[in-house]
RNA sequence: AGGAGGUCGAGCAGCCGCUCGCCGCGAGGCGGGAGGAAAGUCCGGACUCCGCAGGGCAGGGUGGCCGUCAACGGCGGCCCCGGGCGACCGGGGGAAAGUGCCACAGAGAACAGACCGCUCCGGGCCGAGGCCCGGAGCAAGGGUGAAACGGCGAGGUAAGAGCUCGCCAGGUCCGCCCGUGAGGGCGGACGCUCGGUAAACCCCACCCGGAGCAAGACCGUGUAGGAGGGGAGUCCGGCCUUCGGGCCGGACGCGGGUGGCCCGCCCGUCCCCCCUCGGGUCGGUCGCUCGAGCCCCCGGGCAACCGGGGGCCCAGACGAAUGGCUGCUGCCCCCGCUUCCUGGGCGGGGGGACAGAAUCCGGCUUACAGACCUCCU
RNA sequence: GCCGGAGUAGCUCAGCUGGUAGAGCAGCUGAUUUGUAAUCAGCUGGUCGGGGGUUCGAUUCCCUUCUCCGGCU
Numbered sequence: 001a002g003g004a005g006g007u008c009g010a011g012c013a014g015c016c017g018c019u020c021g022c023c024g025c026g027a028g029g030c031g032g033g034a035g036g037a038a039a040g041u042c043c044g045g046a047c048u049c050c051g052c053a054g055g056g057c058a059g060g061g062u063g064g065c066c067g068u069c070a071a072c073g074g075c076g077g078c079c080c081c082g083g084g085c086g087a088c089c090g091g092g093g094g095a096a097a098g099u100g101c102c103a104c105a106g107a108g109a110a111c112a113g114a115c116c117g118c119u120c121c122g123g124g125c126c127g128a129g130g131c132c133c134g135g136a137g138c139a140a141g142g143g144u145g146a147a148a149c150g151g152c153g154a155g156g157u158a159a160g161a162g163c164u165c166g167c168c169a170g171g172u173c174c175g176c177c178c179g180u181g182a183g184g185g186c187g188g189a190c191g192c193u194c195g196g197u198a199a200a201c202c203c204c205a206c207c208c209g210g211a212g213c214a215a216g217a218c219c220g221u222g223u224a225g226g227a228g229g230g231g232a233g234u235c236c237g238g239c240c241u242u243c244g245g246g247c248c249g250g251a252c253g254c255g256g257g258u259g260g261c262c263c264g265c266c267c268g269u270c271c272c273c274c275c276u277c278g279g280g281u282c283g284g285u286c287g288c289u290c291g292a293g294c295c296c297c298c299g300g301g302c303a304a305c306c307g308g309g310g311g312c313c314c315a316g317a318c319g320a321a322u323g324g325c326u327g328c329u330g331c332c333c334c335c336g337c338u339u340c341c342u343g344g345g346c347g348g349g350g351g352g353a354c355a356g357a358a359u360c361c362g363g364c365u366u367a368c369a370g371a372c373c374u375c376c377u
Numbered sequence: 378g379c380c381g382g383a384g385u386a387g388c389u390c391a392g393c394u395g396g397u398a399g400a401g402c403a404g405c406u407g408a409u410u411u412g413u414a415a416u417c418a419g420c421u422g423g424u425c426g427g428g429g430g431u432u433c434g435a436u437u438c439c440c441u442u443c444u445c446c447g448g449c450u
Base pairs, nucleotide, nucleotide: 001377002376003375004374005373006372007371008370010329011328012327013326014325015324016323018033019032020031021030022029023028035354039365040364042363043362044361045360046359047212048211049210050209054263055262056261057260059208060207061206062205063204064078065077066076067075068074079092080091081090082089083088093203094202098201099200100197101196102195115142116141117138118137119136120135121134122133123132124131125130126129150168151167152166153165154164155163169193170192171190172189173188174187175186176185177184178183216286217285218284219283226277227276228275229274230273231272233252234251235250236249237248238247239246240245253269254268255267256266257265258264293312294311295310296309297308298307299306300305331351332350333349334348335347336346337345338344339343378449379448380447381446382445383444384443387402388401389400390399396433404420405419406418407417408416426442427441428440429439430438
């Protein structure tokens, strides 16, 4: 001069309050009381309800490989590509399955393309080196563009061209070796040279049922057993019969549920069932905080993480507590005095961020005055 | 707490299977009129809320963030 990662984010005391728990008849006493992001609600779970959560389609998500985890789009290690002298950083299925798109410029924008140009042949003209007209060949050069259908050299040719050859770069296929794998190394064949875009449709692999603590459960008060609407089957077999019918089983149909659709499944097919609306309360209790929990040590593993042992209890509100004042110490800045300078000492003044739980966890992302630590180039 | 939508000119809105951003009103200039309004002709005016990414190229696609609006108890 840089690169990577982490920790803290004021401390102590006094006084006055707030909230929760326990003790006490009571006055009161004792104990706990915001964050690294409590935030955004972007992912993933726990928990609860929807009927038991099954198959397909649609829809959504993820995307190198292996591992880790309750799960994940998180994390760790490794692989490939690109950038950097380096520490390190950034990216990641398929464009050689199909479809779409590629403005402007440019002759031509995707199994392309003769605008300038190069070359040959025929004819014409003249100042004898070119020009003009017609025919044919050429992707080497120029120019346009973000992008023009491998690069360099040699041969070849009228001029040219992977047309041929050598080297380089890439690709496809085959074989051997190493690796769990992504992949790597070596050898061979084929001149195969195939634009970009999937944060366009799509293809492949894997994952996802829906809603959310305002989930849900219980208690109390109370209208009122209020109003409206819908449905209210057939057949077969067996048994019983007081001959009216009843019971059981099956098939088809109908209705409802499975919060997108179909199948499948479940329930009902009754003299009662279902749905909607109106009125009242719009209160209390539970869920509610002990949890994939925190700290220390040991062991395994490169690591994420896992296993074992010991210790600890750490907010639980709902018109929503976690605050205010004073003093001292510590950090930073300014001013004055002292000092030869860096610096130090003394005195005075000022500043201190982002933000605040609301069912709970694991992540990600974003905001943040300042202070400090570790490793590496 | 949960869910959904919108930010484009001074105002109200278009534009989005990606290709130099438009309309109406408003403003300015000129014409018309004795003058004004109306009318006609022309002009000005844009960080497409901010940042980053994908792409040759982003108002449009993806991520993140800010502001505003609406719904559910």

This is a predicted complex of two RNAs, RNase P RNA and transfer RNA, with 450 nucleotides together.
Its mean pLDDT, the model's own confidence on a scale to 100, is 77.
It holds a member of the Rfam family "Bacterial RNase P class A". From the family's description: Ribonuclease P (RNase P) is a ubiquitous endoribonuclease, found in archaea, bacteria and eukarya as well as chloroplasts and mitochondria. Rfam classes the family as a ribozyme.